RNAcentral holds the full RNA, with entries from ENA, Greengenes and SILVA. Small-subunit ribosomal RNA, 5' domain from an uncultured bacterium, 528 nucleotides, folded computationally.
[in-house]
Context: one part of a larger RNA
RNA sequence: GAUUGAACGCUGGCGGUAUGCUUAACACAUGCAAGUCGAACGAUAACAGUGAACUUCGGUUCAGCUGAUAAGUGGCGGACGGGUGAGUAAUACAUGGGAAUCUAUCCUUAAGCGGGGGACAACCUGGGGAAACUCAGGCUAAUACCGCAUGUGGCCUACGGGUUAAAGCAGGGGACUAUUUAUAGCCUUGCACUUAGGGGUGAGCCCAUGUCAGAUUAGCUAGUUGGUGGGGUAAAGGCCUACCAAGGCGACGAUCUGUAGUUGGUCUGAGAGGAUGAACAGCCACACUGGGACUGAGACACGGCCCAGACUCCUACGGGAGGCAGCAGUGGGGAAUAUUGGACAAUGGGCGCAAGCCUGAUCCAGCAAUACCGCGUGUGUGAAGAAGGCCUUUGGGUUGUAAAGCACUUUCAGUUGGGAAGAAGUUGUGUAUGUUAAUACCAUGUACAAUUGACGUAACCAACAGAAGAAGCACCGGCUAACUCUGUGCCAGCAGCCGCGGUAAUACAGAGGGUGCGAGCGUUAAUC
Numbered sequence: 001g002a003u004u005g006a007a008c009g010c011u012g013g014c015g016g017u018a019u020g021c022u023u024a025a026c027a028c029a030u031g032c033a034a035g036u037c038g039a040a041c042g043a044u045a046a047c048a049g050u051g052a053a054c055u056u057c058g059g060u061u062c063a064g065c066u067g068a069u070a071a072g073u074g075g076c077g078g079a080c081g082g083g084u085g086a087g088u089a090a091u092a093c094a095u096g097g098g099a100a101u102c103u104a105u106c107c108u109u110a111a112g113c114g115g116g117g118g119a120c121a122a123c124c125u126g127g128g129g130a131a132a133c134u135c136a137g138g139c140u141a142a143u144a145c146c147g148c149a150u151g152u153g154g155c156c157u158a159c160g161g162g163u164u165a166a167a168g169c170a171g172g173g174g175a176c177u178a179u180u181u182a183u184a185g186c187c188u189u190g191c192a193c194u195u196a197g198g199g200g201u202g203a204g205c206c207c208a209u210g211u212c213a214g215a216u217u218a219g220c221u222a223g224u225u226g227g228u229g230g231g232g233u234a235a236a237g238g239c240c241u242a243c244c245a246a247g248g249c250g251a252c253g254a255u256c257u258g259u260a261g262u263u264g265g266u267c268u269g270a271g272a273g274g275a276u277g278a279a280c281a282g283c284c285a286c287a288c289u290g291g292g293a294c295u296g297a298g299a300c301a302c303g304g305c306c307c308a309g310a311c312u313c314c315u316a317c318g319g320g321a322g323g324c325a326g327c328a329g330u331g332g333g334g335a336a337u338a339u340u341g342g343a344c345a346a347u348g349g350g351c352g353c354a355a356g357c358c359u360g361a362u363c364c365a366g367c368a369a370u371a372c373c374g375c376g377u378g379u380g381u382g383a384a385g386a387a388g389g390c391c392u393u394u395g396g397g398u399u400g401u402a403a404a405g406c407a408c409u410u411u412c413a414g415u416u417g418g419g420a421a422g423a424a425g426u427u428g429u430g431u432a433u434g435u436u437a438a439u440a441c442c443a444u445g446u447a448c449a450a451u452u453g454a455c456g457u458a459a460c461c462a463a464c465a466g467a468a469g470a471a472g473c474a475c476c477g478g479c480u481a482a483c484u485c486u487g488u489g490c491c492a493g494c495a496g497c498c499g500c501g502g503u504a505a506u507a508c509a510g511a512g513g514g515u516g517c518g519a520g521c522g523u524u525a526a527u528c
Stems, first nucleotide, its partner, number of pairs: 001528004006524005013375006019368002021333001026331003030328003035076003040073002043069002047067003050063005083286003092211007101203002106199007114148001116146002123138006153164004168191006176185004212258003219249003224246008261283004265276004288309005311322004339365001341364003347361001348359004378408004388399004412469001414464005422455001425451010472517005477498003483512005493500002
């Protein structure tokens, strides 16, 4: 000199953009952070409608009939998104290679979707418990579950063969068939379902090289190193196991100890380097502590399960409940770090045919000079060089065009009025095309109409009034830009280094003046 996720002191007008627990991976009150689908299913607790009955004209009852929907069965999603950096010095990361793998949803290709069965919730009945919850009996549906058939294809094969699947739902309908309206068959459109092949995406695995310090750590290792057989995995492999061999690593630093997430980057520097890993992005690890598996395409799963432990809470003492390193917020620790805010309008995600619902992701607002950037606190004129202050050789000098005065301007802040863009979509109607028997339904395009903004009293524009509301901090002995007076008298004090102070202190304290930077200025800490 540059820099910072900074803190402290004094001071403080506005705006934009960023950033904001670096310490206790300490403990957490409260609310919210993952749901959704009635176009899979039985059903009807609530709300609304419709119809019927009754009526004291208020309503009541009945009917899942319609819109819908509590709880339940079922599907998909809770493995993403969000947080933190404890552990980890290599099961990590970075770069470059590799072969022995899987991949739900998605895209695409080929084919299928036939025919049956038995349950279990909800519900009803009864019982236990303070509660959490739970037991027994009975009824019932499905895209839940289980056989059978078929086998494009897959897998196995001794090449004869064996084995392996499924589910329907919704919208519309002229004719035809069946029966009584209407429903079913049937036709059609859409969405699902099953089995395989390919693609894509994502993930697992292996190898090489590189990646902090200590030798006051020199030897380490028995599943250890290799082989064979077997097991196991999606997959190679001591991954596991039996047997056999006796290997394997190490001064090119093994082992041990300490420290540490890592990279792109960031800071500094002419560079080489050094330091660092906040924010943003990639990878990894973790989710009260330790262990375990289940489900699933995917987890050994932050807001799932089981066991043990510590802690907290409830209890009728028998037994139960919990996990903010999600967003806010509280206590504690600390020099120190924000609101128990708004909205799903946009972007993205989950579910759904869709409408839509959910989303503390996200977008916004609030707080903080924490940082960077921009703007303002007026402009011109004005010598009687006013008054006052300070100095003085008492003549004067200086503060100083500074002020006052005069003439202007109105950024920003203030008040009033106007006011884009962020909106793409969505719904309805008409129309065209496709599909079709069809002008229906559905899909696609198009026209018109309606409608969707948290931010937001926003940005931006205009008008109004008036210099009106807006300057401090540090320093002045040398380094280092800037000097005098008074007080003090080795005292009180200053100080980054050299050093000042013991009666004329430009070094202490105050004042006047000056210098530097300026909504900041200094100090401290830290890095180059």